[in-house]
The RNA shown here (transfer RNA) has 74 nucleotides and comes from an Oligoflexia bacterium. The prediction has a mean pLDDT of 80. The sequence was found in a public genome assembly. Rfam family: tRNA. Rfam links the family to the GO term triplet codon-amino acid adaptor activity. Rfam classes the family as a transfer RNA.
RNA sequence: GUGCCCGUAGCUCAGCUGGAUAGAGCGCGAGCCUCCGAAGCUCGAGGUCACAGGUUCGAAUCCCGUCGGGCACG
Numbered sequence: 001g002u003g004c005c006c007g008u009a010g011c012u013c014a015g016c017u018g019g020a021u022a023g024a025g026c027g028c029g030a031g032c033c034u035c036c037g038a039a040g041c042u043c044g045a046g047g048u049c050a051c052a053g054g055u056u057c058g059a060a061u062c063c064c065g066u067c068g069g070g071c072a073c074g
Base pairs, nucleotide, nucleotide: 001073002072003071004070005069006068007067010026011025012024013023019057028044029043030042031041032040050066051065053063054062
């Protein structure tokens, strides 16, 4: 340099053929429980969906570009 794949919560990821409030587990905070913790149970906070533009009534999802990471080839 070329091709392909990936980028969604602090971490690991799901999210189908574009559709209604963007989710799970772990972690974090509070409560219950306990002599105190751990475990368990309940509740909660936390997101410019990498960035920018386009298409569309509607975009995490489709298209173009950029950035970053990985693999292969040269």